[in-house]
RNA sequence: ACCUUAUUCAGAGUGGUGGAGGGAUUGGCCCUUCGAAGCCACAGCAACCGGUCCCGUCGAUAAGAUGGGGCGCUGGUGCUAAUUCCCACUCCCAGCAAUUAGCGGCUGGGGGAAAGAUAAGGU
Numbered sequence: 001a002c003c004u005u006a007u008u009c010a011g012a013g014u015g016g017u018g019g020a021g022g023g024a025u026u027g028g029c030c031c032u033u034c035g036a037a038g039c040c041a042c043a044g045c046a047a048c049c050g051g052u053c054c055c056g057u058c059g060a061u062a063a064g065a066u067g068g069g070g071c072g073c074u075g076g077u078g079c080u081a082a083u084u085c086c087c088a089c090u091c092c093c094a095g096c097a098a099u100u101a102g103c104g105g106c107u108g109g110g111g112g113a114a115a116g117a118u119a120a121g122g123u
Stems, first nucleotide, its partner, number of pairs: 001123008013042005021031003025088001027086002043080003048076002050073001051071008084115001089112008
């Protein structure tokens, strides 16, 4: 870097340093000199992996495999403004405007996908 699978309306910030940007991208809309990004320290959240305990299924009351749940554990990551801040492609519903018809427009609601993020496994 790419592939696969799972999750993505919950949750959790202070100080130091730094000195102008940041929220991936698009269009919005926000945050920010009452101090952005980055870096450091400490604290916290969560429970993907690891650990540990309990239950189910397959198996032979085994080994092992697999599914579900509990704990937050001196372990490995991640995260700590706003739903992934909202939107984007597509389908459905309601309203409005317009039209010969069809396609299409605006506003609101809902479903699915894509993209992104994180984890685990793989190339």